[in-house]
This is a predicted structure of a 392-nucleotide RNA (Bacterial RNase P class A) from an uncultured Caulobacterales bacterium.
Rfam family: Bacterial RNase P class A. The family's RNA type in Rfam is ribozyme.

C1' cells in the first nucleotide's frame, strides 16, 4: 500500500431571526423573562422483568405453551460472557433449536433392481446341457455386495492375505462400541488393552426425559365529583264525573289495576269580553342518601439512572468513592430560514501548492417504565488482528 476479520463510537459545530411544548416568576390575563425540551434505534411489540388489578393463597397430578452442550453473569430471560463439541475458511474469524433414534409410532420425494425383516439391473464366478471359426456364445440351476450405475443416503474406510469369484472371512492402521485409567468443577479431552462391526437418516414429525410458566394489562388501577336524567328513603299538597273494552281476584253484587274516548277543571297564550290555539288531566313539590356518565387529580419519572475514577474478574459483570438531575402529555411540542465553519461530490482556472463557484447530508421519532433481541440507517471516525506485495 492492497484485500479482509472483529469490536466500539459519531449521526454536524457556532451565531442570528421567527415559531412550538412543559415548569417557575411577573404583570397590563396573553404577553414578557428565565429554564428545560427525543433516539441509537424512540421502530417491530418478539422475549424477560418492575408496577397495578383479578384469581389461587399449601402440595401433587394433568393439560397447553416454551426452553435444551458445560460453567458463570443477571432482578430475570429464549439475553450476555468464557469454554467444549461439530462444520466452513490459508488465516484473523464466522455458523450451529447443540438432550434422546435398542421406549414406541410414523416418514424417507425423484431416480433406482432394491430405501429398512435390505436388495441381483449391469457385472464376477461355478456345475450341467447345447452350439462353435476352440477365443468363446446361449440356456438352466446356484454362489457373490468386490466393480459399474441411481440417489441426500445402498448395512464401516484404505491396504494386504484369502477365494471358483467374493465377503471383517482373516490381519494392520483409521473409524465405531461398552467398560477401565489419567486430566478437568464440568461439557469433554488423552491413553493402552478388549470387542470383529451390531441399531442408516429425520425429533424445526408425533413422542420420551429434564427444566420453566396463573390471567389481564397505564383504556392497569386509585381518588374527587357537578348540571341533567334514572334509583331509594322521608315530608307536604293532590288524586272529580260518565262511557267502552281488557286483565286479575270474587261471596257473581262487585273490587282493584292499567288502556282509550268524552264532559267538567287547571296552566300558558291573548289589553279585556266572546271565540280560539297548545299543553296538563294524576301526579306535583321539597329535603336527604347511594351508584354511574362527561370532567378533574394522581399513577407519571430519583431510576436494576447517568458521568468520572479506583478495585475484583480473562470476560459478561459486580463493588467502593466523588459529582449530576436529565422531556413528559393531552391525539401529543421538540421546527423553519439565513450566515459562517467543517465534511463529501462536482465545474472552472493553475504544472503544482491552491483559488473561485455550484450541489448534498440518512433511518426515523418518546406516550407507564426498565433489561435484551431483531430490523432500518447518507456519510464518517477510532482501535486490535489476519493474508499478500514492496522498501529499510
Nucleotide at each position: 500500500c492492497c484485500a479482509g476479520a472483529c469490536a466500539g463510537c459519531c449521526g454536524g459545530g457556532c451565531g442570528g431571526u421567527c415559531g412550538c411544548g412543559g415548569c417557575g416568576c411577573g404583570c397590563g390575563u396573553g404577553c414578557g423573562c428565565g429554564u428545560c425540551g427525543a433516539g441509537g434505534a424512540a421502530a417491530g411489540u418478539c422475549c424477560g422483568g418492575g408496577c397495578u388489578c383479578c384469581a389461587c393463597a399449601g402440595u401433587g397430578a394433568c393439560a397447553a405453551g416454551g426452553c435444551g452442550g458445560c460453567g458463570g453473569g443477571u432482578a430475570a430471560c429464549g439475553c450476555c460472557c468464557g469454554c467444549c463439541g461439530g462444520g466452513a475458511g490459508c488465516g484473523a474469524u464466522c455458523c450451529c433449536a447443540g438432550g434422546g433414534a435398542u421406549a414406541g409410532c410414523g416418514c424417507c420425494a425423484c431416480a433406482g433392481a432394491a430405501a429398512g425383516c435390505a436388495a441381483a439391473c449391469c457385472g464376477c464366478c461355478u456345475u450341467c446341457g447345447c452350439c462353435c471359426u476352440c477365443g468363446g456364445g446361449c440356456g438352466c440351476a446356484g454362489g457373490c455386495a468386490a466393480g459399474g450405475g441411481u440417489g441426500a443416503a445402498a448395512g464401516g474406510g484404505u491396504g494386504g492375505g484369502g477365494u471358483a469369484a467374493g465377503a471383517g472371512c482373516c490381519c494392520a492402521c483409521c473409524g465405531c462400541g461398552g467398560a477401565c485409567c489419567u486430566g478437568g468443577c464440568g461439557a469433554c479431552a488423552g491413553g493402552g488393552a478388549c470387542g470383529g462391526c451390531a441399531u442408516g437418516g429425520c425429533a424445526a414429525g408425533c413422542c420420551c426425559c429434564g427444566c420453566c410458566u396463573g390471567g389481564a394489562g397505564c383504556a392497569a388501577g386509585a381518588c374527587c365529583g357537578a348540571a341533567u336524567a334514572g334509583g331509594g328513603a322521608c315530608c307536604c299538597c293532590g288524586c272529580g264525573c260518565c262511557c267502552g273494552g281488557c286483565g286479575u281476584g270474587u261471596u257473581c253484587g262487585c273490587a282493584c289495576g292499567g288502556c282509550g274516548g268524552g264532559c267538567a277543571g287547571g296552566a300558558c297564550u291573548g289589553u279585556c269580553a266572546c271565540g280560539g290555539g297548545u299543553c296538563c288531566g294524576a301526579g306535583g313539590g321539597g329535603u336527604c342518601c347511594g351508584g354511574g356518565u362527561u370532567g378533574g387529580u394522581c399513577g407519571c419519572g430519583c431510576g436494576a439512572a447517568c458521568c468520572g475514577u479506583c478495585c475484583a474478574g480473562c470476560a459478561a459483570u459486580g463493588g467502593g468513592c466523588g459529582g449530576u438531575c436529565c422531556a413528559g402529555a393531552g391525539g401529543a411540542a421538540u421546527g423553519a430560514c439565513c450566515g459562517u465553519c467543517a465534511c463529501g461530490c462536482u465545474u472552472c482556472g493553475g504544472c503544482g501548492a491552491c483559488g473561485a463557484g455550484g450541489c448534498g447530508g440518512a433511518c426515523a421519532g418518546a406516550a407507564c417504565c426498565c433489561g435484551g433481541c431483531u430490523u432500518a440507517c447518507a456519510g464518517g471516525c477510532u482501535g486490535u488482528c489476519u493474508g499478500g506485495c514492496c522498501c529499510c